Predicted 3D model of a 169-nucleotide RNA (Lysine riboswitch aptamer) from uncultured Lachnoclostridium sp. The sequence is in RNAcentral, with records from MGnify. The organism belongs to Lachnoclostridium, within Bacteria.
RNA sequence: UGGUAGAGGCGCAUUGAUUAAGAGUAGGCUGUAUGAUAUGGCAGGCAUAGUGGAUUACAGCCAAAAGGAUGAGAUGCCGAAGUGUGCAUUCCCCUGCUGAAUGUAGUGCUGGGAAUAUGGUGAAUAAUCAUAUUACUGUCAUCAAUAUUAUGAUGGAGAGCUACCGAAU
Numbered sequence: 001u002g003g004u005a006g007a008g009g010c011g012c013a014u015u016g017a018u019u020a021a022g023a024g025u026a027g028g029c030u031g032u033a034u035g036a037u038a039u040g041g042c043a044g045g046c047a048u049a050g051u052g053g054a055u056u057a058c059a060g061c062c063a064a065a066a067g068g069a070u071g072a073g074a075u076g077c078c079g080a081a082g083u084g085u086g087c088a089u090u091c092c093c094c095u096g097c098u099g100a101a102u103g104u105a106g107u108g109c110u111g112g113g114a115a116u117a118u119g120g121u122g123a124a125u126a127a128u129c130a131u132a133u134u135a136c137u138g139u140c141a142u143c144a145a146u147a148u149u150a151u152g153a154u155g156g157a158g159a160g161c162u163a164c165c166g167a168a169u
Base pairs, nucleotide, nucleotide: 001166002165003164004163005162006161009078011077012076013075014074015073019069027062028061029060030059031058032057033056037049038048039047040046041097042096043095044094045093081110082109083108085105086104087103088102089101090100091099111137112136114134115133116132117131118130119129120128121127139156140155141154142153143152144151
C1' cells in the first nucleotide's frame, strides 16, 4: 500500500403477522341561535361555495382515514446506519416562501447502545431526530502494576481494529 475474511450487542436497516391509539376526533344529516363570510399549507392572485343562510356555538343521530407506533417471522448486513449542507426532480390551481418525498455530491459530522435535559416532527405522556451531560461497552495507543488474574488511569477515532494473502521501499 492492495485484497480477502471477521469482531463489538437490548447491534443496524428493510419487510411485516398481530395489536393499541388516532377518536366518538374530522366529516355528514337534523334542529335552535347568530347573520356575511368561508375554503384551497402561508401571502398575493385566481377559482369555488354562500341571505334558498357563510361562519361560529349548543343539542341529537351517524361516523372514518392517513402519517406515525407495536413487532411474531423473514431478509440483508457491521459506516451496519443516521444526519447537516449544496444541487436536481416531484407533490399543492398559478407565482413566491415553507413543508414533505426521491436521487445525487464529497474522506461534511457521528465507534455503539442506554438514561436524563432542551428543542424539532407528532394527537400523544408513544416513537424518532439534533445537541449536551452521565456512567456503561468494544477497539487501539501511552503509562503503571502484575502472571494466580487480564487490572487501573489518561487519551484518540470506524478514513479505525483483528487475522490471513500479496506488492513496493